Record summary:
This is a predicted structure of a 157-nucleotide RNA (c-di-AMP riboswitch aptamer (ydaO/yuaA leader)) from Geodermatophilus sp. DSM 45219. Of the family's consensus pairs, 96% are formed in the model. Its Rfam family is "c-di-AMP riboswitch aptamer (ydaO/yuaA leader)". The family has 106 seed sequences and 7,607 matches in Rfam 15.1. Rfam describes the family as follows. This family represents a conserved RNA structure found upstream of the ydaO and yuaA genes in Bacillus subtilis and related genes in other bacteria.

RNA sequence: CGCCGGAUGCCGCCGAGUCGCGCUCCCCGCGUGGGCGCGAGCCGGGGACCCACCUGCACCACCGGGGUGAGUCCCGCUCCCGGACACCUCGGGAGCGGGUAGGGCCCUCCCAGCCCGAACCCGUCAGCUCACCCGGUAGGCGGCCAAGGGAGAACGG
Numbered sequence: 001c002g003c004c005g006g007a008u009g010c011c012g013c014c015g016a017g018u019c020g021c022g023c024u025c026c027c028c029g030c031g032u033g034g035g036c037g038c039g040a041g042c043c044g045g046g047g048a049c050c051c052a053c054c055u056g057c058a059c060c061a062c063c064g065g066g067g068u069g070a071g072u073c074c075c076g077c078u079c080c081c082g083g084a085c086a087c088c089u090c091g092g093g094a095g096c097g098g099g100u101a102g103g104g105c106c107c108u109c110c111c112a113g114c115c116c117g118a119a120c121c122c123g124u125c126a127g128c129u130c131a132c133c134c135g136g137u138a139g140g141c142g143g144c145c146a147a148g149g150g151a152g153a154a155c156g157g
Base pairs, nucleotide, nucleotide: 010143011142012141013140014139018040019039020038021037022036023035024034025033041137042136043135044134045133046132051127064125065122066121067120068119073099074098075097076096077095078094079093080092081091082090083089102116103115104114105113107152108151109150110149111148
């Protein structure tokens, strides 16, 4: 000097997931941290009147319904299971691709560019919803590479 990895502080991103106070533990004390609580802020759920749904017919199926979240929907291929079968073909599950409603990043908006388009929970039950009731306040990443065009804001000179 270069490369790889880690720790701490600080800065930044997704997300509701931040802040204050009290008690307590580790050690005599301080600091820090952990644990248990109480608040503020933010987030989510349940929950009236009114409104909505609630009626009838035909076909198919047997696989309830609901919530948080951007995370929905469509197409193709392969495999498994079930049905039907003269032909045509139907449904469920798994895997692999392509797209898409929608979402995120760069001071804001538009265009462009890059990325996501998951996962989990309730337990047969819930439309909206005043009062009222209940719950959450996690987790995961980035910081030596990038910095495009137009309009604008703020700051600085």